[in-house]
Context: one part of a larger RNA
Order: sequence, then structure tokens, then C1' cells
RNA sequence: GGAUGAACGCUGGCGGUGUGCCUUAAGCAUGCAAGUCGAACGGUAUAUUGUUGGACUUUGGAUGACUCAACGGCACGAUCGCUCUUUUAUAGAGUAAUUUGUGUUGUUGAUUCCAAAGUCCAAUGAUGUGCAGUGGCAGACGGGUGAGUAAUACGUAGGAACCUACCUCUUUGUGGGGGACAGCUCGCCGAAAGGCGGGGUAAUACCGCAUGUGAUCGCAAGAUCAAAGCCGUAAGGCGCGAAGAGAGGGGCCUGCGUCCCAUCAGCUAGUUGGCGGGGUAAACGCCCACCAAGGCAACGACGGGUAGCCGGUGUGAGAGCAUGGCCGGCCACAAGGUCACUGAGACACGGGACCUACACCUACGGGUGGCAGCAACUGGGAAUCUUGCGCAAUGGACGAAAGUCUGACGCAGCGACACCGCGUGUGGGAAGAAGGCCUUCGGGUUGUAAACCACUGUGGCGAGGGAACAAAAAAAUGAGGGUACCUCGCUAGAAAGCACCUGCUAACUACGUGCCAGAAGCCUCGGUAAUACGUAGGGUGCAAGCGUUAUCC
Repeated sequence: GGAUGAACGCUGGCGGUGUGCCUUAAGCAUGCAAGUCGAACGGUAUAUUGUUGGACUUUGGAUGACUCAACGGCACGAUCGCUCUUUUAUAGAGUAAUUUGUGUUGUUGAUUCCAAAGUCCAAUGAUGUGCAGUGGCAGACGGGUGAGUAAUACGUAGGAACCUACCUCUUUGUGGGGGACAGCUCGCCGAAAGGCGGGGUAAUACCGCAUGUGAUCGCAAGAUCAAAGCCGUAAGGCGCGAAGAGAGGGGCCUGCGUCCCAUCAGCUAGUUGGCGGGGUAAACGCCCACCAAGGCAACGACGGGUAGCCGGUGUGAGAGCAUGGCCGGCCACAAGGUCACUGAGACACGGGACCUACACCUACGGGUGGCAGCAACUGGGAAUCUUGCGCAAUGGACGAAAGUCUGACGCAGCGACACCGCGUGUGGGAAGAAGGCCUUCGGGUUGUAAACCACUGUGGCGAGGGAACAAAAAAAUGAGGGUACCUCGCUAGAAAGCACCUGCUAACUACGUGCCAGAAGCCUCGGUAAUACGUAGGGUGCAAGCGUUAUCC
């Protein structure tokens, strides 16, 4: 001098692009981060709708059969008053009135029947949606971290004894049966988490049979091994089985390279090799029995320490040295350990079992949990951000699709943490104001600096307009965002500091202090005229930064 995932001190106007727990792989409240498919399947709830049945309400018609109520008419009877006849009483006749009873009839209503409309209920069918379950695919990717690992890693160059879901191509097949188990229902146990038993059910779930393009075993004969349906009116589409090839992915082996310590010099019994067996997708002491006694090592074995490796990054003329944060490739890990299951693939971060530590719930019997995902919190620390928005784009999972999910991702927020760009005004303005400082008291300097005059509008404020990113046939779809940007108006208005001035090293005087207080990277400075301490004036350097500290070259 350059550099940094930086921190600290003072200071701080704007924008763009990046970047941000290097420490305790310490602990984590809360929310979200992996689901999806009803076009595999049986259910269940709900909405809409169709059909059938029932109930109720309203309207219209009928009520000619039954019954009831109200009102009216008629007939008969009864009652009371009056009159007449007979007359002891009684009885009879007539008349008006009243009420009641019976019969009949009319109207209205109920009732009943029919039709229509509406509401509700039930059954059944269709369509949509939600839900748990069976089933399929995906949870082995994506995201995080660097603990462990000095070689089961990584880099590079090769090798032979292997596997590969989804995707592409090719050949060939997809026939016919069966029995269950969830869900459901019934009963029971438990505080919960959860569990047990009986009954019964569907499938692209499970299991036989058939066939054999073919595959496996075998010298051969021969033996063994398959399949699933769904959607669609149909055409057809999506699937399923067997086999071969490809692409991409992965497992295994070998050479070479890959830090420090020799104050680590010898290490090794599955150890090294063989035979046989087991095991794996596959070669192999990978494992086992037996046999032999080998194998490694100063070209550094073994042991100890440190460390993820690389593309790269920093520096340097280069050789080299240092480093491995962000981005990309590989590896390892998922509280600490051990283990397998499922699966094409895991010995599986948000799957399982067990042990341990920790934390939580508990009815004390028992149970639950794992942020090194995104945010957030506590702690540690010199130190490192929002419990934000959106699936609009890119990418991923599932699905025929619509679509659903996606803290991947796209954005926004915070931090001068870094880099880049811009601004804090421009021109004029005195032999030069005031103030400050110095002074030989004459003056010098701050200094065209200010004031003042004129101008401009990066920026700021206000108003108006307003994207691209979004579309490959058309339409729809924007979180960012009324953002960027454009136009108009107003405004010098918001916007300069920090370090240094003995030499190295650009930049000097005054006062204070008096080996004190202090400075200091080194030489050193300070003990009464200190350009080295403190303050002031002046100056030098860099500038939204400037210094300091740490580390690397």
C1' cells in the first nucleotide's frame, strides 16, 4: 500500500447493487417451512337440483255420501198470555208472541275429495364442496449447519464386478377367479396419549390360477416368474405387467495430490494371504470356519494436534504465501449415541424403535418434545437484521386438468457493513467589513471567504401522468407499487466531517503546563520560551465518511 462476513470512537444527505451470529453443533415460547390425487376405492357431512311418498299452509273447483257449527225459511210439536165453548176440575177450539225441540231445506264455513303453488320431512338419483380412512406418488429433492473427518473425505486421471423411481425409444402382453383389512358399527380399557375385542365393507390394496414375447436356473430335458384398472356417448386418453436400449443419477475399486509435531519409532490377530462357506445391487476379511505367517514403516508407519475439501478469493511483477464467508460442485451431520423398517433410492433434519441428558403435561399409572428450515426469543459475545408481503415471475411435489402446496424463490424492512454513483451549490463580489488569531503595533492572516447581486434545480417538497417485468393462439393473472420514470410548480432551501501538522510524512504559531498532566508506530517528547502534552488560530490530507484496533499478503 492492498484486502475484510469485521468491530470500536467521532460524524452522517440521497440512490443502486451486494452483504449481515466468524462466539455456545448452547437452549428454544409462538406461527409458518410437504404435500397432493375423488379421473384408484368404500364412506360421511353439507349445498344445489331431479324423481317418488308423506305432512302442513294458501288458492281454485266439487261436497251430489257422512258428520258438525252459524244464520235464515218452512212444517210439526211444546210453553205462556188473551178470547170463545164445554165445564167441578179438566178438556177442546181460535189467536198473537216467545223460546225450545224434532224434521226438512237454503247459504256460508269446517270436513272430505281433486288440481296447482309454496314450506318441511323421508327415500332415491345427479352435481359441487369439505372431512377422516384404504390406496398411489412425493416426504432420500429443495432449505440449514461445519460438529466430526488428515482419509470410508476432497481434487484429478482411470477401472470393472453393479443398481436406477420419474422421462424417451423398442418388443410383447393386459385372461379368469378368491379371501381379507381400515374406515363404519357395537362393546370395553385409559386422566390423557392411545389401545383391545365382536360384526361387516370397496379398490389401481392383497393372494392363487391361466398364458409366456421374454427373463432366471440348467449341458440338456425341464423347472420357476406377470399384470389393474379409471375417464369418455364415441373416437380415444391416462394407466398396468414382462423384457431390451438410452439419457440423467448413484454405489464400488485404483494411481497421483492434499497441514503441523520425530520432545510420536516401531505398529498390526481379521492383522496379511489362501481354501471353503455366508452375505451384498455389486468386487472385496465385508463376515465366519480352517490353513499359512504374513502386512505396514525414516519415501515417516503408529500416535498426538489442528482442519470439512474444491471451483475460487485476497495479495503479489511473478514464483509464491494466506484463505475457503457469500455463489457453484462434493462430503458429513440433524439434542448425544445405537439400530433397523419402508422404499428405485434412507439407516432417513420437520418417519420409526431403544438408551442417555434436558424440558414439558400428568388423575403419579404414564405420556409428549427436538429451529445446524424462515422469522422470533433467551444466553454467550467486540459483534451480525423483520415473529413482514406474495406465489405475479423462476423452479419443485402431486394432479388428465382446473388447481392445491411451496419461509425454495421473488420482493419489501433494518444496518455507511462493503462497493459504485450523486449532492451539500454556480458566477460575480474589497488593496480587503466585523469578529478571531498573530504582531516588530507599522501591520499580517482568516479572505472572495462572508455580507450583497445574479443564476441553476442533482436533491427536497407539492401536484398531474405512469411502466417494463406477462405469456410462445387468445383471454385472465403484479407481491413489489402508484415503485421506477416523465411533466409542471415552489425552494440555496434538509445536507461536512474526521484525522493529522518533530523526523520518517504533506502541514506552524501563540498561550497553558513544567519529567507533572500527558503523548508515542519507531527514534523518542515533557524537569520554565515544548512546531512532539492541552487549548486556540492557521495549515495539510481524505471525505459521507475519517481515524483506531484485529487479521492476511